Context: one part of a larger RNA
RNA sequence: CCAGUACCUAGACGGAAAGACCCUAUGAAGCUUUACUGUAGGUUGUCAUUGUUUUGUGCGUUUGGUUGUUCAGAAUAGCUGGUAGACUUUGAAGUUAAAACGUUAGUUUUAGUGGAGUCGAAAUGUGAGAUACCAGCCUAUCACUCGUAUAAGACUAACUUGUGUUACUAGCACAAGAACAGUGGCUGCCAGACAGUUUAACUGGGGCGGUUUCCUCCUAAAUAGUAACGGAGGAGUCUAAAGGUUAGCUUAGCAGGUAUGGAAAUCCUGCCUCAAAGUACAAAAGCAUAAGCUAGCUUGACUGCAAGACGGACAUGUCGCGCAGAUGCGAAAGCAGAGUUUAGUGAUCCGAUGCGCCAAAGUGGAAUGCGCAAAGCUCAACGGAUAAAAGUUACUCUAGGGAUAACAGGCUGAUCUUGCCCGAGCGUUCACAGCGACGGCAAGGUUUGGCACCUCGAUGUCGGCUCGUCUCUUCCUGGGGGUGUAGUAGCUCCCAAGGGUUGUUCUGUUCGCACAUUAAAGAGGCACGCGAGCUGGGUUAAGAACGUCGUGAGACAGUUUGGUCCUUAUCUGGUACUGG
Numbered sequence: 001c002c003a004g005u006a007c008c009u010a011g012a013c014g015g016a017a018a019g020a021c022c023c024u025a026u027g028a029a030g031c032u033u034u035a036c037u038g039u040a041g042g043u044u045g046u047c048a049u050u051g052u053u054u055u056g057u058g059c060g061u062u063u064g065g066u067u068g069u070u071c072a073g074a075a076u077a078g079c080u081g082g083u084a085g086a087c088u089u090u091g092a093a094g095u096u097a098a099a100a101c102g103u104u105a106g107u108u109u110u111a112g113u114g115g116a117g118u119c120g121a122a123a124u125g126u127g128a129g130a131u132a133c134c135a136g137c138c139u140a141u142c143a144c145u146c147g148u149a150u151a152a153g154a155c156u157a158a159c160u161u162g163u164g165u166u167a168c169u170a171g172c173a174c175a176a177g178a179a180c181a182g183u184g185g186c187u188g189c190c191a192g193a194c195a196g197u198u199u200a201a202c203u204g205g206g207g208c209g210g211u212u213u214c215c216u217c218c219u220a221a222a223u224a225g226u227a228a229c230g231g232a233g234g235a236g237u238c239u240a241a242a243g244g245u246u247a248g249c250u251u252a253g254c255a256g257g258u259a260u261g262g263a264a265a266u267c268c269u270g271c272c273u274c275a276a277a278g279u280a281c282a283a284a285a286g287c288a289u290a291a292g293c294u295a296g297c298u299u300g301a302c303u304g305c306a307a308g309a310c311g312g313a314c315a316u317g318u319c320g321c322g323c324a325g326a327u328g329c330g331a332a333a334g335c336a337g338a339g340u341u342u343a344g345u346g347a348u349c350c351g352a353u354g355c356g357c358c359a360a361a362g363u364g365g366a367a368u369g370c371g372c373a374a375a376g377c378u379c380a381a382c383g384g385a386u387a388a389a390a391g392u393u394a395c396u397c398u399a400g401g402g403a404u405a406a407c408a409g410g411c412u413g414a415u416c417u418u419g420c421c422c423g424a425g426c427g428u429u430c431a432c433a434g435c436g437a438c439g440g441c442a443a444g445g446u447u448u449g450g451c452a453c454c455u456c457g458a459u460g461u462c463g464g465c466u467c468g469u470c471u472c473u474u475c476c477u478g479g480g481g482g483u484g485u486a487g488u489a490g491c492u493c494c495c496a497a498g499g500g501u502u503g504u505u506c507u508g509u510u511c512g513c514a515c516a517u518u519a520a521a522g523a524g525g526c527a528c529g530c531g532a533g534c535u536g537g538g539u540u541a542a543g544a545a546c547g548u549c550g551u552g553a554g555a556c557a558g559u560u561u562g563g564u565c566c567u568u569a570u571c572u573g574g575u576a577c578u579g580g
Base pairs, nucleotide, nucleotide: 001580002579003578004577005576006575007574008573010572011571012570014567015566022401023400024399025398027397028396029393030392031391032390035197036196037195038194039193041190042189043188045186046185047184048183049182051155052154053153054152055151056150057149058148059147060146063143064142065141066140068138078137079136080135081134082133085119086118087117094113095112096111097110098109099108100107101106159177160176161175162174163173164172165171200212201211202210209229213235214234215233216232217231218230236382237280238339239338243298244297245296246295247294248293249292251276253271254270255269256268257267278287279286281344283342284341285340302325303324304323305322308319309318310317314383327336328335329334350376353373354372355371356370358369359368408455409453410451411450412449414448416444417443418442419441420440421439425435426434462537463535464534465533467529468526469525470524471523472522475500476499477498478495479494480493481492482491483490502516503515504514506512543561544560545559546558547556548555549554
């Protein structure tokens, strides 16, 4: 050096299982509920099956009664018409008793008594004149007839149940209940018992928070445009004048002066002047010839159009010469199709409204459709999936993703550790024996982070055990310098990695605290070294419990108990032996 055998497992991001954690999907499923929509089921009412009857009550009706008060007026005048008479020994006025009504004035009726008159017309008064009489009505009410509704009760023949009887088909008898119940149709309500579904996106992973449409400025790199969970603010209206036109005016501030009057009210003078004011409202741009302020008259905050442009993926959006009609202001030329400009917003469908010389299924109409106009959406997730929608999964599943998180690595180095510069000051004096403020510059890659670059068709995660190996910014041992080094013991700095660097209690702990020692009980790297070497106490499944949160299913860097650690070594590497 080659080969073999027996061993060890550090590596082959070893093998095994299209990662179970995490995210994504307009994926799935289980479960929950005061998510949505339904369905069983329950319940309410009504109709049918479903008949007889009594009473009460409500409503209507027939007949007959009663009833009717503003003021004025003899007085309790319902309305209208006819009419000059009407009633009365078939018992008038008056009177006694009772009843009804009542606005407490009175009116009406019944019974008795009484024994011959009473009322109206005429006059007064009134909008209207006699309940003198007749007829038809109104309001309220009483009695009666009929109908109907409803409540309560009674019945038996539907119907239901039970018992008995019969040779069979079929029924029958009795009892109880009873037009209820039951059944069917329709109907209001309740309804996770059951079912189908929904439960947004952006996002320096996801969740929580924030945002989602429109306007202004900066970022924006001197046309336009331009992103970010970049930096600042606003809008979801308002105004019948704050619009149009004609005419006129000039603001703010400062100084001086002037009754109450003051820092500041109004007045006068001067200075200043592209304005330091004002502009309905944020900002920007603009505006004194004013777009700012005031007055007069007014409605162009018009109808039908529109050359030509801006902007733009589309759909939206923006400006507008000019023409026709009708109008306002102005002497006129002219100006006026809202507001100094840019925000003040919502497509389509749907149904509804107004209008139309439109069409309208044989004809006439109409339903309906069409055209024009305007309205109905925090459809605000604002280009709006539906008229209509929340959660949970550690019981979970599938497709995928290293397009995206947790471990490790990588980049970075804010944070961290170490060193250096400056040197205010402390150190009795003296910046630098030893310290060192305010600041500055590096190195390292052990912390917490940032980024999301390999890995999600798998790179096993804390701690312990075993086995080590490396660095030096050195804990001990070794050699030196300085000292605010007398000695001893120290402090500090330089060189130095050869060797060494303990045992135990508590805790899963690393760490830490404690006890007892020691020359010392160093700091770190090696996938926070090492699970195809061990362990499995912790973390991190399924069971269960507590506290807390949640209506609930369930949840908790809260706690507690329990909980399968697979792999026969091919290669590299390593150890021992044997042979050539």
A computed fold for a 580-nucleotide part of an RNA from a Pseudomonadota bacterium, annotated as large-subunit ribosomal RNA, domain V.
Lineage of the source: Bacteria > Pseudomonadati > Pseudomonadota.
The coordinates come from a structure-prediction model, not an experiment, and the mean pLDDT is 83.